About this RNA:
SAM riboswitch aptamer (S box leader) from a Candidatus Izemoplasmatales bacterium, 107 nucleotides, folded computationally.
RNA sequence: UAACCAUAAAGAGAAGGCGAGAGACAAGCUCUAUGACCCUUCAGCAACCACCUCUAAAAAAGGAACGGUGCUAAAGCUUGAAUGAUGGGUUGAUAUUCUUAUAUUUA
Repeated sequence: UAACCAUAAAGAGAAGGCGAGAGACAAGCUCUAUGACCCUUCAGCAACCACCUCUAAAAAAGGAACGGUGCUAAAGCUUGAAUGAUGGGUUGAUAUUCUUAUAUUUA
């Protein structure tokens, strides 16, 4: 980087460093020199992998939180592009897909 699959309205922040943009993209809106974003340390949340129980073995279910990731402003901050639903139009809602992020496996 690509593919598969799962999750994304819950949860959880302090200190130090740096110094200007950040929230993926577009529009909106928000955060930010009272120092954001990012990095480091410590703490925490969650429970994807790994682990334990169960099983002939798995799956499912349950458990635990020592290890590997992840996460700790706002619902992925909101909306978006396509399809379905309507005889047609407008408005609103909703489902699936798409997109993005993260985990696992594979290349």
Model confidence (mean pLDDT): 81 of 100.